A computed fold for a 73-nucleotide RNA from Orenia metallireducens, annotated as transfer RNA. Taxonomically the source falls in Orenia (Bacteria, Bacillota, Halanaerobiales, Halobacteroidaceae). The sequence is in RNAcentral, with records from ENA. Its Rfam family is "tRNA". Rfam describes the family as follows. Transfer RNA (tRNA) molecules are approximately 80 nucleotides in length. The family's RNA type in Rfam is transfer RNA.
RNA sequence: GGAUCAUUAGCUCAGUUGGCAGAGCACCUGACUCUUAAUCAGGGGGUCGCAGGUUCGAGGCCUGCAUGAUCCA
Numbered sequence: 001g002g003a004u005c006a007u008u009a010g011c012u013c014a015g016u017u018g019g020c021a022g023a024g025c026a027c028c029u030g031a032c033u034c035u036u037a038a039u040c041a042g043g044g045g046g047u048c049g050c051a052g053g054u055u056c057g058a059g060g061c062c063u064g065c066a067u068g069a070u071c072c073a
């Protein structure tokens, strides 16, 4: 230098057909318990990497950029 893949909550990831942004873990509150843990109930948390485009509508499509991984040279 070239190719492919990835980037979504604090972490690991789903959302694969364009139509309400989700799960598990973690965190907070309560119940239970002598206390902690476990268990149960509830809750908060998102510029979907950045910028532009297409569309009535984009996490998902198109373009550029950034970061990471792998391969080729």
Base pairs, nucleotide, nucleotide: 001072002071003070004069005068006067007066010025011024012023013022019056027043028042029041030040031039049065050064051063052062053061